[in-house]
Order: sequence, then C1' cells, then structure tokens
RNA sequence: GUUGUGAUGGGCGAUGGCGUCCGCCCGGGUUGGGUCCGAACUGCCUUGGGCUGAUGACGCCUGUUCUCCG
Repeated sequence: GUUGUGAUGGGCGAUGGCGUCCGCCCGGGUUGGGUCCGAACUGCCUUGGGCUGAUGACGCCUGUUCUCCG
C1' cells in the first nucleotide's frame, strides 16, 4: 500500500414523538479549510382531480376521523 473479515458509527423505511425488533444504504472527485456529485427513501388511482395511513412491524404518547354512552 492492497484485499478479506470482524467490530463500531451515521443515514433511510409517503404526515409528529419515544422504546424494541426487522430491512436497506454508507460511494466518487477535489481539498489547507471546505465543497461538489451520489446511495438507501419520497403511497395508490381512472390524475386540471380522487383515496388510505401519524408504525417497516409492535407498544405507548400527541394530533386527526367515525360510531356509541354519559
């Protein structure tokens, strides 16, 4: 210096917060600092509009909607 493995870390999973688990992504250029590009992700439909849902899944909280009772 290169390759592989392991550990650790960060980001993401169509509307908020917390916990647990699951899944996905973490690359390149330049650089003194920095900065640029880029990944995972951004629901569905019959699209001048219409529809479901605060979860990826579970539990709790907040907000919203419907029904019943007081």
The RNA shown here (Fluoride riboswitch aptamer (crcB RNA motif)) has 70 nucleotides and comes from Thermococcus sp. The sequence was found by an Rfam model in a public genome assembly. Its mean pLDDT, the model's own confidence on a scale to 100, is 78.